[in-house]
Molecule: transfer RNA
Organism: Mesorhizobium loti
């Protein structure tokens, strides 16, 4: 250089023919305890890597560019 694959909550990942963005942990309250832990109920938490097109409507589709992972080439 080229070619695939990824980027979504704090982490680890879902979101299947475009159509209100979830979960599960960790982290908060609460209920248990004598207190802590475990369990158990609940709530919050997201410019969906950063532009820009299509679309009535984009995590989805096309594009450029960053980051990361893997082939492949090239370099004595």
């Nucleotide at each position: 250089g080229c070619c695939g694959c990824g980027u979504u909550a704090g982490c680890u990942c879902a979101a299947u023919u475009g159509g209100u963005a979830g979960a599960g942990c960790a982290g908060c309250g609460c209920u248990u305890u004598u207190g802590u832990a475990a369990a158990g109920c609940g709530a919050a938490g997201g410019u969906u890597g950063c532009g820009g097109g299509u679309u009535c409507g984009a995590u989805u589709c096309c594009u450029g560019c960053a980051c990361g992972c893997g082939g492949c080439a090239c370099c004595a």